[in-house]
This is a predicted structure of a 110-nucleotide RNA (THF (Tetrahydrofolate) riboswitch aptamer) from Proteiniclasticum sediminis. NCBI's taxonomy places the organism under Bacteria, Bacillati, Bacillota, Eubacteriales, Proteiniclasticum. The sequence is in RNAcentral, with records from Rfam. Model confidence (mean pLDDT): 77 of 100.

C1' cells in the first nucleotide's frame, strides 16, 4: 500500500409478554428561520428520532352486573369479561438492512 471483517443513528420480519384503541387515540402522509442524538476520535445532512402545525382518516360485537328516566313499552349512562379486530404502543429474543457522507482509527490475511 492492497484485500478483507467488526460496530452508530435508525429501519424491517417473527415470537413471548404486558397495554393503548376501536367513543377518530395510533400508525401512514405533509410542511417548519424548531429541538436533539448519530460506528473508537472528528465534522456533520439530504438520513434518523422528538416538538408544533396541517390534510386524510382505518379498527366491534357477545354476555354480565348496576344506576338513572318512565304508569308501561321502552330509552340513557357506567363497570366487567370473551372473542375479535388496528399499516396499534412498549419490553425482551432471534433474524435480515444500515455512517447511510467525509477524514482518520481498529481487527485479521498478503
Nucleotide at each position: 500500500g492492497g484485500c478483507a471483517a467488526a460496530g452508530u443513528a435508525g429501519g424491517a420480519a417473527u415470537a413471548u409478554g404486558c397495554g393503548c384503541g376501536u367513543c377518530a387515540a395510533g400508525u401512514g402522509c405533509c410542511a417548519g428561520u424548531c429541538g436533539g442524538a448519530c460506528g473508537g476520535g472528528a465534522a456533520g445532512u439530504u438520513g434518523c428520532c422528538g416538538c408544533u402545525g396541517g390534510a386524510c382518516g382505518a379498527a366491534a360485537a357477545a354476555u354480565u352486573c348496576c344506576c338513572c328516566c318512565a304508569a308501561a313499552a321502552g330509552g340513557g349512562a357506567g363497570a366487567a369479561u370473551u372473542u375479535a379486530c388496528g399499516g396499534u404502543g412498549c419490553c425482551u429474543a432471534u433474524u435480515c438492512c444500515g455512517c447511510a457522507u467525509u477524514c482518520c482509527g481498529u481487527u485479521g490475511c498478503c